The RNA shown here (glmS glucosamine-6-phosphate activated ribozyme aptamer) has 152 nucleotides and comes from Proteiniclasticum aestuarii. The prediction has a mean pLDDT of 80. Taxonomically the source falls in Proteiniclasticum (Bacteria, Bacillota, Eubacteriales, Clostridiaceae). The model forms 88% of the base pairs in the Rfam consensus.

This record gives sequence, structure tokens and C1' cells, in this order.
RNA sequence: GUUAUUGAAAUAGCGCCAGAACCUAUGGGUACAUAGGUUGACGAGGACGAAGUUAUCGAAAAUUCGGCGGAUGCUUCGCGGUAUACACUACCGAUAAAUGUCAGGAGAAAUACAGGAAGUGAUUCCUGGGACAAUCCUGCAGGGUGUAUUAA
Repeated sequence: GUUAUUGAAAUAGCGCCAGAACCUAUGGGUACAUAGGUUGACGAGGACGAAGUUAUCGAAAAUUCGGCGGAUGCUUCGCGGUAUACACUACCGAUAAAUGUCAGGAGAAAUACAGGAAGUGAUUCCUGGGACAAUCCUGCAGGGUGUAUUAA
């Protein structure tokens, strides 16, 4: 250094790169060609089961373009929960109603700025102070049709 086995921890804006852009070297009058490199998603949030499927939210001086794989999304069905019971219906998923011009609380990192390190360079990494979201939590309010039952 490689392979195999075992154990632990972390990770779905998660992983990868042959389009593209950029850098270096060589060749060329140039356009370009060849080889080797660089870039290619910033956090929040999210798991009942099966199948299907182009899978949420905001931030950013927006290549965070394009492509591939994956994925807690979404739809249908099943199971389950809530609306007194049952059936249907609706909304949800073991924290198992949507909702609200209501009240209280919580709420990021990158970018930017300053400084430092590595590299010929594209670029990469680290440190510092100060922010800014979507949204979430608690309280209050907020429950359908039919039949049945009841002291409720």
C1' cells in the first nucleotide's frame, strides 16, 4: 500500500464527473489540438408498510449550469390515529385535524468583511467578529353525514 472480516461514529443539497467553464505544459501565425489539473449545492427540514414517480423550504455577487446514482417528499392502496361508538367521509402518521390578519418564544450556514496557510496557477483549507431566512414550538381558538347510545 492492497484485499477480506469484525466493531464504533458520522453523513441525503448526499456522493460521483465523460458535457461545459477555467488553469498549467507542449505544438501552432491564429482558431484550436494533446496531456495533466481545478470547479461542479450554503444550511434548515424530513422515515408506519408496499407500489409508482421529473422529491420540500429558504439563503447566496446564482456553473448551486448540465449529466448520472441515491434519498425520509408526493400520489394510490393497505394498516393505524383523531372527530362519543359504528359505517362512510375528512385531516393526519405512534409528537398520528387542516387551519388562524391571535399571544408568547425559538430560529442556520455559506456569501460578504478582516486575517492566515498551501499551490506556478485555476483553486482549496483554516481563524475571527457581526448578521440575515423559510420555518418550528407552546398557549388560545378550531370537528362532517347517517344511525345508535347516555348520568356524561